RNA sequence: AGCCCUGUAGUACAGUGGUCAAGUAUCCGAGGUUCUGGUCCUUGGGACCCAGGUUCGAAUCCUGGCGGGGCUA
Numbered sequence: 001a002g003c004c005c006u007g008u009a010g011u012a013c014a015g016u017g018g019u020c021a022a023g024u025a026u027c028c029g030a031g032g033u034u035c036u037g038g039u040c041c042u043u044g045g046g047a048c049c050c051a052g053g054u055u056c057g058a059a060u061c062c063u064g065g066c067g068g069g070g071c072u073a
Stems, first nucleotide, its partner, number of pairs: 001072007010026004018056001027045006049065005
């Protein structure tokens, strides 16, 4: 330098055009249970990398940028 893959809660993932709508596990806070802690239960908190485009409708499709990974030279 060229090409390919990828980016969603603190972490790991699901969701691949729409009407449960950003979900699951874990994490964190509060409460319950317990002599205390752990386990378990209840409840709350937290995310679509950025910009533009397509569309009635975009986390999802397209383009560019940025970050990460890989291959070639």
Transfer RNA from an uncultured archaeon, 73 nucleotides, folded computationally. Its Rfam family is "tRNA". By type it is a transfer RNA. Its mean pLDDT, the model's own confidence on a scale to 100, is 80. The sequence was found in a public genome assembly.